[in-house]
RNA sequence: UCUUUAUCAAGAGUGGUGGAGGGGAAGGCCCUAUGAAACCACAGCAACCGAUUCGCCGCUGGCGAAUGUCAGGUGCUAAUUCCUGCCCCGCAUGGGGAUGGAUGAGGA
Numbered sequence: 001u002c003u004u005u006a007u008c009a010a011g012a013g014u015g016g017u018g019g020a021g022g023g024g025a026a027g028g029c030c031c032u033a034u035g036a037a038a039c040c041a042c043a044g045c046a047a048c049c050g051a052u053u054c055g056c057c058g059c060u061g062g063c064g065a066a067u068g069u070c071a072g073g074u075g076c077u078a079a080u081u082c083c084u085g086c087c088c089c090g091c092a093u094g095g096g097g098a099u100g101g102a103u104g105a106g107g108a
Stems, first nucleotide, its partner, number of pairs: 001108008013042005021031003026084003043077003048073002050070003053065005081100001086097004
C1' cells in the first nucleotide's frame, strides 16, 4: 500500500512546551489568544486482541455468565463518523442503504 471482516447514537482531560490554526476534501455549521495543530507527562474511557474464573456443548474449539473478571497490546478522551453530498422509501418532518473515513483483528 492492497484486501477480508467486525464496530462506529454510549463513554472518558488536566497540566507543561508551543503560538495559529483545527474538525479528512467540498459546502455548511462549529471549536480556537478564556490558547489551534503538534509533542511530552500524568489521569481517564472502552473492552477489538490478549489473560483468566465457573458452567455447558457437537471439545485443537465454541457458547453462556444482566455487561463474568482483569487491564498486558492497540485505540480513544468537543459536537452521531459534527451535518450534508450518491441511491432508495416518504407529500413532508423523517427513515434506510451505499461510497468515503476511523479503529481492531486476520490475509497478501